Source information: The RNA shown here (transfer RNA) has 58 nucleotides and comes from Coregonus sp. 'balchen'. The organism belongs to Coregonus, within Eukaryota. The coordinates come from a structure-prediction model, not an experiment, and the mean pLDDT is 81. It matches the Rfam family "tRNA". The RNAcentral record of the sequence draws on Rfam.
RNA sequence: UAGUUCAGUUGGUAGAGCAUAGCACUUGCAACGCUAAGGUUGUGGGUUCAAUUCCCAU
Numbered sequence: 001u002a003g004u005u006c007a008g009u010u011g012g013u014a015g016a017g018c019a020u021a022g023c024a025c026u027u028g029c030a031a032c033g034c035u036a037a038g039g040u041u042g043u044g045g046g047u048u049c050a051a052u053u054c055c056c057a058u
Base pairs, nucleotide, nucleotide: 003018004017005016006015012049020036021035022034023033042058043057044056045055046054
């Protein structure tokens, strides 16, 4: 660090719970189940082929 609460990474395409939307189920609602969407990893620089990860400022 996703709307919210939090993981993660010896530098190599970022995950979960809750919430949200859809589907299924139901006479209906809820619960359970399945699926999906949602992220400039606080901001600005530096190093690097490559930075959420290392460094600096805030």